Small-subunit ribosomal RNA, central domain from an uncultured bacterium, 350 nucleotides, folded computationally. It matches the Rfam family "Bacterial small subunit ribosomal RNA". The coordinates come from a structure-prediction model, not an experiment, and the mean pLDDT is 87.
[in-house]
Context: one part of a larger RNA
RNA sequence: CUGGGCGUAAAGGGCGUGUAGGCGGCAAAGUAAGUCUCCGGUUAAAGCCCGCGGCUCAACCGCGGUCAUGUCGGAGAAACUACUUUGCUAGAGGAAUGGAGAGGUGAGCGGAAUUCCCGGUGUAGCGGUGAAAUGCGUAGAUAUCGGGAGGAACGUCAAUGGCGAAGGCAGCUCACUGGCCAUCUCCUGACGCUGAGGCGCGAAAGCGUGGGGAGCAAACGGGAUUAGAUACCCCGGUAGUCCACGCUGUAAACGAUGCUCGCUGGCUUUUUUAAGUAUCGACCCUUGGAGAAGCGAAGCUAACGCGUUAAGCGAGCCGCCUGAGUAGUACGAUCGCAAGAUUAAAACUC
Numbered sequence: 001c002u003g004g005g006c007g008u009a010a011a012g013g014g015c016g017u018g019u020a021g022g023c024g025g026c027a028a029a030g031u032a033a034g035u036c037u038c039c040g041g042u043u044a045a046a047g048c049c050c051g052c053g054g055c056u057c058a059a060c061c062g063c064g065g066u067c068a069u070g071u072c073g074g075a076g077a078a079a080c081u082a083c084u085u086u087g088c089u090a091g092a093g094g095a096a097u098g099g100a101g102a103g104g105u106g107a108g109c110g111g112a113a114u115u116c117c118c119g120g121u122g123u124a125g126c127g128g129u130g131a132a133a134u135g136c137g138u139a140g141a142u143a144u145c146g147g148g149a150g151g152a153a154c155g156u157c158a159a160u161g162g163c164g165a166a167g168g169c170a171g172c173u174c175a176c177u178g179g180c181c182a183u184c185u186c187c188u189g190a191c192g193c194u195g196a197g198g199c200g201c202g203a204a205a206g207c208g209u210g211g212g213g214a215g216c217a218a219a220c221g222g223g224a225u226u227a228g229a230u231a232c233c234c235c236g237g238u239a240g241u242c243c244a245c246g247c248u249g250u251a252a253a254c255g256a257u258g259c260u261c262g263c264u265g266g267c268u269u270u271u272u273u274a275a276g277u278a279u280c281g282a283c284c285c286u287u288g289g290a291g292a293a294g295c296g297a298a299g300c301u302a303a304c305g306c307g308u309u310a311a312g313c314g315a316g317c318c319g320c321c322u323g324a325g326u327a328g329u330a331c332g333a334u335c336g337c338a339a340g341a342u343u344a345a346a347a348c349u350c
Base pairs, nucleotide, nucleotide: 003322004321005320006319007304008303012318014201015200016199017198021194022193023192025088026087027086028085029084030083031082033081034080035077036076037075038074039073040072041071042070049065050064051063052062053061054060091191092188093187094186095185096183097182098181099180103177104176105175106174107173108172109171110154115149116148117147118146119145120144121143125136126135162169163168206247207246208245209244210243211242215241216240220236221235222234223233258317259316260315261314262313263312266295267294268293269292270291271290272289273288274287275286276285299306300305323350324349325348332343333342334341335340
């Protein structure tokens, strides 16, 4: 390589969008490139294979035959693929009417709490721990009442709940806006699936410029603990955490499970929706659609487990793996302000 694989053994790209490419619904007609049949040319000799023969056998050699998968030309077939034309509606999309939602962006508003400031009451402690101490407090703290400032986060509702492609998203209101679902007819008529590159999005930390800074808190200082304690505990505390714009582009970016389509017993719970039934009623009940969970038939699996949300049975396309270490490293290249990221070896060892 072939092959076999990718939940946990090595292996699913962090996620989307989409270019090339690969793959692609039903019916009819045509063409004949692929495909198939027949004929012919070519496919050197030697060799291989079969038969016969020559060296006493064999190796070796001679003769004959087969083979020569390929390729070129000609004639034909038309099921399948392809192409052309025409048509269809089951895939896909659109219109209409409804629906749920922490989906996104911007602006405004709200209450609780912490901290700080001012004032009142009030007096000797407060705080903290396993126990303490550092710390704060007679310059009046802690506690309590009133007033004010400022920043960040939104208790209950709240869920095994919802939305989003992923990252992720939660006080309330408004504006703008993406996606999804259902119903009934209607419309387009294969317009589809996947997707190397490309492009976009992408938690936290980090970086740049400017703001902001209540609480928390790397670093740092102090108090303890300890043999030591560059920790765990305590008192402080700066970056940072927040905002705007720009960069970074990583993660146990996880369901450790790529996307799409079809097929294959069920039971229970739940979100949302349509119709039916029922009703005072949008309670319940039945059936169907789209999600989210638990348990399990068959089947799969090394086992664990998965099991209509498959890891079952199939199809299409992409990504990835190929003993361990060296190493996700070196070198080179690309990107980045940097930190670093991406791509990615070998010697050597076992």